[in-house]
Molecule: SAM riboswitch aptamer (S box leader)
Organism: uncultured Lawsonibacter sp.
RNA sequence: CUUAUCAAGAGCGGUGGAGGGAACGGCCCGAUGAAGCCCGGCAACCUGCGGAAGCAAAUUUGCAGACGCAAGGUGCUAAAUCCGGCGGUAGUGUAUCGAAAGAUGAG
Numbered sequence: 001c002u003u004a005u006c007a008a009g010a011g012c013g014g015u016g017g018a019g020g021g022a023a024c025g026g027c028c029c030g031a032u033g034a035a036g037c038c039c040g041g042c043a044a045c046c047u048g049c050g051g052a053a054g055c056a057a058a059u060u061u062g063c064a065g066a067c068g069c070a071a072g073g074u075g076c077u078a079a080a081u082c083c084g085g086c087g088g089u090a091g092u093g094u095a096u097c098g099a100a101a102g103a104u105g106a107g
Base pairs, nucleotide, nucleotide: 001107002106003105004104005103006102011039013038014037015036019029020028021027024084025083026082040077041076042075045073046072047070048069049068050067054063055062056061057060081101086098087097088096089095090094
């Protein structure tokens, strides 16, 4: 940089000790213990295995692959990506859709 996803899911554990929720503005979480680390868990992007329909050559092979199973590589495990900022629409102190930004995977 490209692309897909982001309203579901996941601990009354150990350790640790004050912070955390990206940044900013809010609003929250936190000594009834934050971050981090360990263990546990969730999910299934990549991966492995099986594999319907289909396509091509040919009775067997190649391509492709809905779907299912596993869980090796990541990831995740308060609140919609906690909400907002920019734009559209409407019944315009609001609602809704979309962008931007961000996160994660794959390339």